[in-house]
Molecule: Lysine riboswitch aptamer
This record gives sequence, C1' cells and structure tokens, in this order.
RNA sequence: AAUCAAAGUAGAGGUAGCGAUGCAGAUGAGUAACAUCAGGAGCGGGUACGCUGAGAAUGAUGCGAAAGGUAAUCAUCGCCGAGUGGAACUGAUCGACGGGUCAAUUCCAUGGGGUUACAGGAAAUACCUGUAACACUCCCACCGUACAACCUGGUGGAGGCGCUAUAACAUGU
Repeated sequence: AAUCAAAGUAGAGGUAGCGAUGCAGAUGAGUAACAUCAGGAGCGGGUACGCUGAGAAUGAUGCGAAAGGUAAUCAUCGCCGAGUGGAACUGAUCGACGGGUCAAUUCCAUGGGGUUACAGGAAAUACCUGUAACACUCCCACCGUACAACCUGGUGGAGGCGCUAUAACAUGU
C1' cells in the first nucleotide's frame, strides 16, 4: 500500500413500499332487542347443557340499535424484515369445556406491489389471510450488443441475516 472480513454508519426499491392512529360516510339493517295481537310446542348448541304453558317456533303491526371489519391519489406519525403468515411456549382476557382474541420471546417461511383461480375468515359482491400461475418491477450473478461508464437484450436466483456506498482496529497474505 492492497485485499478479505463479524460489527458500525448512511442509503435505494414504490407515491400503487410497510405499519399505526384519526375521520365524514356507507355497509351492518329495517337486522337483533323491545311492545301488542294471533299462534299453541318446540327452539338454541360442537358437547355438556340452556330457554320455554308465568306461552317455544312462526306470522302481522309498531318502534328500532350496536360491535367487529371497511373507508378517499385523505391527514399525522414511525419505518425499509418495514411488516405479514405458521408453529411452540408464557401471560392476560372471553367462555362451563372445546375453542377464540391480544401481547412478549424463540424457530421457520417471505424482495415488492398487481391480476386471476382456489381455500379460509367475515353479514358481505367490501376487506383480510394463505397457496399457485401470469406478466411487471427492484437487487445480484452470468452471457451478448454497446463500451470509459451508463443505456439496451437474454438466462438464472433455494433473492432481505440480502443489495449499494463508506470504512477504524486486530489478524492473515
């Protein structure tokens, strides 16, 4: 002096990247509940069981919600394994149990959004989640054209603990 390298620092993909919070509004729904009349023994549940002649299902009339979810080229904030999903374990919570929901930790998967199909959740054609296919896009590698570099074409990726830039110390060469 150069190279390699666990970390560190700074960035890029898209305004149609990720997530949180807020919101008019729509949907939920003329549904549930409640009241009156008729009616006259069933109804709910996965099971256990529960409600019911002090009147079930059902019908008519009247009155009439809520929660979750959603929500704009919206606003604010935090970010680039952002986050999302699966499993295990722990805690909290609803529940009689089964089971469900939320949070933390660990492991696994996942570059990104889109369209379509199927499956699940949801009242739902909204929306969310998973899988697959299809192109698009970002990054990297290789090949080719061009060639200082860029641009452009093709192939591949078991691609994010990645990629780009920067780069101290130690060690080795």